[in-house]
RNA sequence: AUGUUAUCAAGAAAGGUGGAGGGAUUAGACCCUUUGAAACCUUAGCAACCCUUAGACUUACUAAGAAGGUGCUAAAUUCUACUUGAAAGCGCGAGUCAUUUUUCGCAAUUUCGGAUAGAUAACUA
Numbered sequence: 001a002u003g004u005u006a007u008c009a010a011g012a013a014a015g016g017u018g019g020a021g022g023g024a025u026u027a028g029a030c031c032c033u034u035u036g037a038a039a040c041c042u043u044a045g046c047a048a049c050c051c052u053u054a055g056a057c058u059u060a061c062u063a064a065g066a067a068g069g070u071g072c073u074a075a076a077u078u079c080u081a082c083u084u085g086a087a088a089g090c091g092c093g094a095g096u097c098a099u100u101u102u103u104c105g106c107a108a109u110u111u112c113g114g115a116u117a118g119a120u121a122a123c124u125a
Base pairs, nucleotide, nucleotide: 003123004122005121006120007119008118013043014042015041016040017039021032022031023030026081027080028079029078044073045072046071049069050068051065052064053063054062055061077117082114083113085112086111087110088109091106092105093104094103
């Protein structure tokens, strides 16, 4: 690298070097940034994936912890994009002698979900 599984609305910043970009990628929106971006270093912190301890035990679960390996420390993975899967539904049309209701079809849009992509961890040739 590839693949599998899990998680992704919570949480946690100061200093030094640096000197103009950054928020993964494409497009759009929005935002951060010379009151100092990216990147690197130091220290601190957050979290609890691996891990440690205890209980249970079938390996799965529960509670506590943080020495070590990662990760992270603006905004939901900043938001949207694809999808009628679910709910609501502006409006239009049909049906009807007619119509506010009801029924049927289409359906802007909204919410929830799903997919895709991505990030991180553990495992995997």